Small-subunit ribosomal RNA from a moss metagenome, 1496 nucleotides, folded computationally.
RNA sequence: AGAGUUUGAUCCUGGCUCAGGACGAACGCUUGCGGCGUGCCUAAGAAAUGCAAGUCGAGCGGGGGCAGCAAUGCUCUAGCGGCGAACGGUCGCGUAACACGUAGGCAACCUGCCCGAAAGCCCGGGAUAACAUUCCGAAAGGGGUGCUAAUACCGGAUGUGCCCACUGGUCGACAUCGACUGGUGUGUAAACCAGGCAACUGGCUUUCGGAGGGGCCUGCGGCCUAUCAGCUAGAUGGCGAGGUAACGGCUCACCAUGGCGACGACGGGUAGCUGGUCUGAGAGGAUGGUCAGCCGGACUGGGACUGAGACACGGCCCAGACUCCUACGGGGGGCAGCAAUUAGGAAUCUUGCGCAAUGGGGGCAACCCUGACGCAGCGACGCCGCGUGGAGGAGGAAGGCCUUCGGGUUGUAAACUCCUUUUAAGUGGGAAGAAUACAAUUGACGGUACCACUUGAAUAAGCCCCGGCUAACUCCGUGCCAGCAGCCGCGGUAAUACGGAGGGGGCGAGCGUUGUCCGAAGUUACUGGGCGUAAAGCGCGCGUAGGCGGGUUGGCAAGUCCGCUGUGAAAGCCCGGAGCUCAACUCCGGAGGGUCGGUGGAUACUGCCAGUCUUGAAGGUGCUAGGGAGAAGCGGAAUUACAGGUGUAGCGGUGAAAUGCGUAGAUAUCUGUAGGAACACCAGUGGCGAAGGCGGCUUCUUGGGGCAUUCUUGACGCUGAUGCGCGAAAGCUGGGGGAGCGAACGGGAUUAGAUACCCCGGUAGUCCCAGCCCUAAACGAUGGAUACUAGGUGUCAGGGGUAUCGACCCCCCUGGUGCCGCAGCUAACGCAGUAAGUAUCCCGCCUGGGGAGUACGGCCGCAAGGUUGAAACUCAAAGGAAUUGACGGGGGCCCGCACAAGCGGUGGAGCAUGUUGUUUAAUACGUCACUAACCGUAGAACCUUACCAGGGUUUGACAUCCGACGCACCGGUGUGAAAGCAUCGUUCCUCGCAAGAGGACGUCGAGACAGGUGUUGCAUGGCUGUCGUCAGCUCGUGUCGUGAGAUGUUGGGUUAAGUCCCGCAACGAGCGCAACCCUCAUCCCAUGUUGCCAUCGGGUAAAGCCGGGAACUCUUGGGAAACUGCCCGUGUAAGCGGGAGGAAGGUGAGGACGACGUCAAGUCAGCAUGGCCCUUACACCCUGGGCUACAAACAUGCUACAAUGGACGGUACACAGAGGGGUGCAAGACCGUAAGGUGGAGCCGAUCCCAAAAAUCCGUUCUCAGUUCGGAUCGCAGGCUGCAACUCGCCUGCGUGAAGCCGGAAUCGCUAGUAACCGCAGGUCAGCUAAACUGCGGUGAAUACGUUCCCGGGCCUUGUACACACCGCCCGUCACGUCACCUGAGUUGUCUGCACCCGAAGUCGGUGGGGUAACCGCAAGGAGCCAGCCGCCGAAGGUGUGGGGAGCGAGGGGGACGAAGUCGUAACAAGGUAGCCGUAUCGGAAGGUGCGGCUG
Repeated sequence: AGAGUUUGAUCCUGGCUCAGGACGAACGCUUGCGGCGUGCCUAAGAAAUGCAAGUCGAGCGGGGGCAGCAAUGCUCUAGCGGCGAACGGUCGCGUAACACGUAGGCAACCUGCCCGAAAGCCCGGGAUAACAUUCCGAAAGGGGUGCUAAUACCGGAUGUGCCCACUGGUCGACAUCGACUGGUGUGUAAACCAGGCAACUGGCUUUCGGAGGGGCCUGCGGCCUAUCAGCUAGAUGGCGAGGUAACGGCUCACCAUGGCGACGACGGGUAGCUGGUCUGAGAGGAUGGUCAGCCGGACUGGGACUGAGACACGGCCCAGACUCCUACGGGGGGCAGCAAUUAGGAAUCUUGCGCAAUGGGGGCAACCCUGACGCAGCGACGCCGCGUGGAGGAGGAAGGCCUUCGGGUUGUAAACUCCUUUUAAGUGGGAAGAAUACAAUUGACGGUACCACUUGAAUAAGCCCCGGCUAACUCCGUGCCAGCAGCCGCGGUAAUACGGAGGGGGCGAGCGUUGUCCGAAGUUACUGGGCGUAAAGCGCGCGUAGGCGGGUUGGCAAGUCCGCUGUGAAAGCCCGGAGCUCAACUCCGGAGGGUCGGUGGAUACUGCCAGUCUUGAAGGUGCUAGGGAGAAGCGGAAUUACAGGUGUAGCGGUGAAAUGCGUAGAUAUCUGUAGGAACACCAGUGGCGAAGGCGGCUUCUUGGGGCAUUCUUGACGCUGAUGCGCGAAAGCUGGGGGAGCGAACGGGAUUAGAUACCCCGGUAGUCCCAGCCCUAAACGAUGGAUACUAGGUGUCAGGGGUAUCGACCCCCCUGGUGCCGCAGCUAACGCAGUAAGUAUCCCGCCUGGGGAGUACGGCCGCAAGGUUGAAACUCAAAGGAAUUGACGGGGGCCCGCACAAGCGGUGGAGCAUGUUGUUUAAUACGUCACUAACCGUAGAACCUUACCAGGGUUUGACAUCCGACGCACCGGUGUGAAAGCAUCGUUCCUCGCAAGAGGACGUCGAGACAGGUGUUGCAUGGCUGUCGUCAGCUCGUGUCGUGAGAUGUUGGGUUAAGUCCCGCAACGAGCGCAACCCUCAUCCCAUGUUGCCAUCGGGUAAAGCCGGGAACUCUUGGGAAACUGCCCGUGUAAGCGGGAGGAAGGUGAGGACGACGUCAAGUCAGCAUGGCCCUUACACCCUGGGCUACAAACAUGCUACAAUGGACGGUACACAGAGGGGUGCAAGACCGUAAGGUGGAGCCGAUCCCAAAAAUCCGUUCUCAGUUCGGAUCGCAGGCUGCAACUCGCCUGCGUGAAGCCGGAAUCGCUAGUAACCGCAGGUCAGCUAAACUGCGGUGAAUACGUUCCCGGGCCUUGUACACACCGCCCGUCACGUCACCUGAGUUGUCUGCACCCGAAGUCGGUGGGGUAACCGCAAGGAGCCAGCCGCCGAAGGUGUGGGGAGCGAGGGGGACGAAGUCGUAACAAGGUAGCCGUAUCGGAAGGUGCGGCUG
């Protein structure tokens, strides 16, 4: 410090996610030791048990015990009394507050114990508890009577002092006032005890001072919410009184009517605050557990008492809830102290030891008490430290895993050798913490830390991860299952992503997960962001508060800056040092920390005060343009209606029609009348206005602007939250008006439907007046103001200069309005003096998409609705600009039998063949738009054959290896359908004399293995189809762009062609095109048999038949020829048009040849091949069957429907080419009606054979008919092949003679030797279902105007929401499921306001006829006090009525999400009616239509 994720890719915007650190944690797995910390975050729920606050006998009386004969002493302590119990400890409920922090104030205060100082401590008195006795009560407790003491209580004296009243003086101060010091008067203290020989010490009283502690007041600071905007009656102030330690409405009476609030009052929610802690570079953000300071609480609520201090955690009273005891009458209790229990919860410890230390209370002290504290225990909860061994050790052991089978890896790892002993264990020793005048004593921890020695590698490793981010890869299993997942995403048979294993990576007594906080996030932006199109400028103006503000002079010093000073507790953080072996931890010292206080200084800037200036602003004067606004009046054109005239059959409307109008006279045309609305031309990126908006003409009223002048004022300015006003269209209310247009509605069309688009009608409305509404794509999607920053060119308004007689031209200035363009800016597009540049000021607004501009609430509105404006839930994106493609019912250019023009077909019939479907034991498998379907299959009766049934085999039908045998091979027998099983006879070759060895063949045996047309063409190779023989597809370097990319390859021409030329930030190159190859067409050379025969000769009925010839045809090789080369025209050129010559002319015809790629196209069944699967079977053999089934559908063909024909006959016994032939082709001859048979000449082929070519030509006949067309089907009889023609072959003869008379919608081929028609050959093959396929020749056309349309394609351009790329994307209703939300008659808890009722305890006040030791009084009695009663206030409670929030709720509403539901097609292309915005209306739904607006 960044990374992943939107896209085909890119840049940007933007969210989500990750890597880091932290924790009072929890969970999972694991766990050796020690140190230091830390440990109920939830139920401030409940509450067994024990302990946590007592102490003093040197205050007092009594009692008990002990010692003593006793006096007495020692000891214990229930009670009286004193001090303490207000500290310490705990918790965080409440509290948004002077509660806290910080800085100050109190001249408005208090302070026990402690310290310092001054003075004093005299004389008396009456009670009371304990105790005794008695009574009541279950208890807790209580009552009566009687006795008694005090440092308990009371009276009096003294009065240094102190308080109060009056009265002087001196100082001080911020108002009231205060300090010090006098005088007079009234008032006001005490307690004694102990020790000591004593001095004295402690205690007591009064006063002053101090220290420390507290109370009160104030400035400033620190949460959310405005969907809380107004709050307030002791409320704000005053006078007086009361009260308090003290000021104060703190309380009360009276008076006044204030006080607070957008700088956020009041209300609601949440919360103890701080030092600090975590994070961060910082600024910040988050947090407040342990430790420390403050505050608050003590079962809930209220209250006071005592006291120096409390409204009191382990005190009291009352009320309430809960709980316990009870004899039912009544009582007791409060762990948010330490342990422990229970409940809750994901979760948080021992009912431990000790007062040895530190500290606290009491005490003279000894000492007692102390769950404060010191220690120990439990928990890896955290931090820190240590260890689980070290060195050597390659046959790189075994085992595991992987493997291409060679090996690799685990791995120096282990074994093994040598060594060490931290830790753990054992034995021995053994602290500091512990002091004071001295000495002595005292240790919970603890026989702990620590030290020494002994044995022995001995006691000690796990967890997570390995697709990317992110470090680490293989195998197996699984098969969208099981599962993983932080994000992107993995898993549908080869998963580095699931699970296991091996290996690896990371950390390590821990490792992961979850949760939370900060960071990353510049993702709330102070530091440090934005708003034309990504989210974001209010529709526009006026203007309040506020913010900001021109030049210059002087003053002040608030802001600002500097110095000094006070404070900012300690701890913590940081730096230095020190102590535990180190560290964590602890100690010492230093530094640092505030928007803080005081004080002194500075005055540039801001501010404030005073003065001045003119340039900002405003005004005056003159001129001026304008659809600026309002009102009144006037005008013509057009539409429509009505009246009349002319006139006749149509008009109108559309893509085409129809509805509609018209013979009752329309449309058309003429005249007249009426009425409403709008103002053609001018008219213009022209004008005006703040915006909305404004357009005939005239008049009146009125707002703003510009130019000139530089006359006046003298900063008067800019912006603008709240507020006020204006605000298109639609819409609303009332009243008018209504020609045209026209939502709704009616009708006609279109359509699958058509609630639309189109047509005919048509109501609201559109218009006017008055009043509402207040929204728009209210847009420049760009707030206002000011200043600055190259130019060029239009235009509107005004002015100046020059020139002229004058106008124009030309030059310049100001203001407005456009275009182009530099710098600069921008993600890009673009903006660019009218900024989106550079700056300043002010306002508004944004913070992922959806939910949603929705819900609830408030405000406004007559309503429609507007405005303000969320959340749950959900997604990993949603977006902007640009790029490359693809696509478009976008555009331009151009090709192709693409259409058109033609010819012939298919689709109808019969048959053949293939496919689907069905059937079947099986009907084997594959192939499915074009690009499957006479396709793989160039030959299914057996075989083929893969399918089915049955019968058999198991190292196998086939390959290699081993052993044994020779019964192999061959021939034969039995059985059998065959295979097979059983069985009989007999081996071969080589070497060797032989024995024997080796080999071949076969059999047997065992196992390695064979075998598989089993699966995956979506694991593959190879091959193939298709786009497409379309003209394209790319690269290097350079250049441009942030980039994807572009350029080149685009453009202008040209071509069949990215073919060539020209131009050009491109220059070159590659794969394609073309050419090179083959065939055909011409010629030449060579060749001359089996081919040829012109010339010569022979010869025949004829014939190259023969001699011969080598000319010709031809064969086979080789070569030539064509290149726009030549001419004319045209063009810059490339080229094009025409012509000549030529066998051939502009690629001469045909073939082979198929760029980068696309379709996960086809093929695992042609072959090959990875993985998986079967192994007495998914292998192999055999017989038979099936692949040939048949209701139906489709595809490809054949034959036809006839006369351009059929049949017959004939002649020239017309005329081919290319092929094939040795288990082959077979002539002549003979037999048969024929298929064919017999027979075999010839031929391994330019020789012989297949072989007849057919259509054709000539003649005869048929004469338009289901026929002399057509031949299906069926019968009979034969032939051929073959082991075998039943299922299931072909052929022949005779007989039979079906459908069919030219084919609906639709559809195919073909542009010349082509289509069409005609036959021939071949492969496969025993034969053949071939009508198929591959070739061959014969006869031999028609047509192309042209590119509008259909299909396919190429190039350029444009739009795009597509990129699986239009077979795309995508919207809404409906149906189903899940979830959250809103509403809902109501209902159940809860919080709270107000009013009233009741009114405990208690303070205060009042009161009398009760009670009463001290004082007064001889007494009676009194003072005072207590109880009682009354009053005010008053908690809980009750009643009523509001408000807030929560739960449930029949039903209602929309929303989100959910592999394959329904209906349509709204949007994205001109999305097929351009879309969108506002509004109104209609409709199953998307949506349609009207009006106005926008261009996105």
The prediction has a mean pLDDT of 85.